[in-house]
RNA sequence: AGCAAGAAAAGGCAAACCCGUACAAAAGUCGGGGACGCAAAGCCAUGGGUCUAAAGUCGCAGGGAGACUAUGAUCGCCAGGUUGCCACG
Numbered sequence: 001a002g003c004a005a006g007a008a009a010a011g012g013c014a015a016a017c018c019c020g021u022a023c024a025a026a027a028g029u030c031g032g033g034g035a036c037g038c039a040a041a042g043c044c045a046u047g048g049g050u051c052u053a054a055a056g057u058c059g060c061a062g063g064g065a066g067a068c069u070a071u072g073a074u075c076g077c078c079a080g081g082u083u084g085c086c087a088c089g
Stems, first nucleotide, its partner, number of pairs: 003089001006086001012038002017033004022029002036076001042082003046079003049074003056068003
């Protein structure tokens, strides 16, 4: 230096749940606590999946219920792309 790989140690992240005169129509995000897990649980919504349905469309005499729909969200659902710490071998 390369390969391969997750033994140990250090360090890192942080599910559920709780809190919030934070953001959002919602899903969800953000901040504080928390500790189920994670070797990419770093980053990118490109493909699939899933969640939501404000606006829009359908519906109606009109309104409402209801239905459809991502442009919203999720990378801790999977795939792909990309960067990368330590370190047995």

A computed fold for an 89-nucleotide RNA from a Desulfotomaculaceae bacterium, annotated as c-di-GMP-I riboswitch aptamer. The prediction has a mean pLDDT of 79. Taxonomically the source falls in Desulfotomaculaceae (Bacteria, Bacillota, Clostridia, Eubacteriales). It matches the Rfam family "c-di-GMP-I riboswitch aptamer". Rfam links the family to the GO term cyclic-di-GMP binding. Rfam's curators write: GEMM was predicted in a large-scale screen for bacterial structured RNA regulatory elements.